[in-house]
RNA sequence: AAGGUAGGUCGGACGACCGCGCCGAAAAGGUGAGGAAAGUCCAGGCUCCGUAGAGCAGGACGCUGGGGGCAACCCCAGAUAGCCUUAUGGCUAUGGAAAGUGCCACAGAAAAUAGACCGCCCACCGCUCGUUAAGAGCAGGGGCAAGGGUGAAAAGGUGGGGUAAGAGCCCACCGGCGGAAGGGUGACCUUCCGGCCUGGCAAACCCCGUCCGGAGCAAGACCAAAUAGGAGGAGAGGGACGCUGCUCGCCGACUCCUCGGGUAGGUCGCUUAGAUAAAUGGUCGUCGCCAGCCAAGAGGCUGGAACAGAACCUGGCUUAUAGACCUACCUUCCCU
Numbered sequence: 001a002a003g004g005u006a007g008g009u010c011g012g013a014c015g016a017c018c019g020c021g022c023c024g025a026a027a028a029g030g031u032g033a034g035g036a037a038a039g040u041c042c043a044g045g046c047u048c049c050g051u052a053g054a055g056c057a058g059g060a061c062g063c064u065g066g067g068g069g070c071a072a073c074c075c076c077a078g079a080u081a082g083c084c085u086u087a088u089g090g091c092u093a094u095g096g097a098a099a100g101u102g103c104c105a106c107a108g109a110a111a112a113u114a115g116a117c118c119g120c121c122c123a124c125c126g127c128u129c130g131u132u133a134a135g136a137g138c139a140g141g142g143g144c145a146a147g148g149g150u151g152a153a154a155a156g157g158u159g160g161g162g163u164a165a166g167a168g169c170c171c172a173c174c175g176g177c178g179g180a181a182g183g184g185u186g187a188c189c190u191u192c193c194g195g196c197c198u199g200g201c202a203a204a205c206c207c208c209g210u211c212c213g214g215a216g217c218a219a220g221a222c223c224a225a226a227u228a229g230g231a232g233g234a235g236a237g238g239g240a241c242g243c244u245g246c247u248c249g250c251c252g253a254c255u256c257c258u259c260g261g262g263u264a265g266g267u268c269g270c271u272u273a274g275a276u277a278a279a280u281g282g283u284c285g286u287c288g289c290c291a292g293c294c295a296a297g298a299g300g301c302u303g304g305a306a307c308a309g310a311a312c313c314u315g316g317c318u319u320a321u322a323g324a325c326c327u328a329c330c331u332u333c334c335c336u
Base pairs, nucleotide, nucleotide: 001332002331003330004329005328006327007326008325009324010323012287013286014285015284016283017282018281020032021031022030023029034307038318039317041316042315043314044313045312046216047215048214049213053248054247055246056245058212059211060210061209062208063078064077065076066075067074068073079094080093081092082091083090084089095207096206100205101204102201103200104199117148118147119144120143121142122141125140126138127137128136129135156174157173158172159171160170161169175197177194178193179192180191181190182189183188220268221267222266223265230259231258232257233256234255235254242250289304290303291302292301293300294299
């Protein structure tokens, strides 16, 4: 100097004139959109059901330790497995498959209570040929699952010994499983020993553990107005309605459907912006930022500036984003 990694900040400022909204008696004066306001994916405040329970169903979560928080979730440090990178670093996953049920198409001999298609070996029995004798062939019969093939995956892997040919049959190393000792708060790690060996899928049903009322600001409260206190039907004190669904329990009086008629305005909820068809804008100047050109330089000229717009509030997650800055590291090159 260039590139990269991790974390963080900003994302225009000031002034004038005109315009718009709110506060204000006022023409005075003040004030007016973000890091995500977006998505509406979560959680909470708040409101109502509601005086209020239990069980089942249903839903959410799931490696370890710690911190923050009401929660959702976030942050920090780690463990194991896998992937990317030269490197710093980044990404994904994480309770259980021996509680049970289920699935693994096609291909393949066979897909987990899973094996003989191509093959390899034998000559005990049997058959054929042949011989002085020996022997040769067949594979009816017997042994094998090491080699090849199929597949995403095939009865631990590699190498050696051994065998008629083979196989953890035996051995070395590795993986898995079980046990012991040691280390660690723990997830786990290290060493030793051993029978040699029990595929995958739970974003399949399920099992284990922990947690969970519902609906939502178009919630809801109040004022005003209006009529037809209409008509018909069903249910109900042997219990209507109510509490997400079901059952039990609790409460204890109306509830629902069809037709028909009338009214529908406002205040609050609503906030240091607080609108209600929805304002927060336009022009000019100066400075700042980025790019290009000119200039020895100071500087000058021209152009540009991302994503985007509050609606009860707060926290989180996700998505979009021109450009600038700060800190700590990694790699390469150059100079000393």
Record summary
Bacterial RNase P class A from a bacterium, 336 nucleotides, folded computationally. It was read from a public genome assembly, where an Rfam model found it. Rfam family: Bacterial RNase P class A. The family's RNA type in Rfam is ribozyme. Model confidence (mean pLDDT): 76 of 100.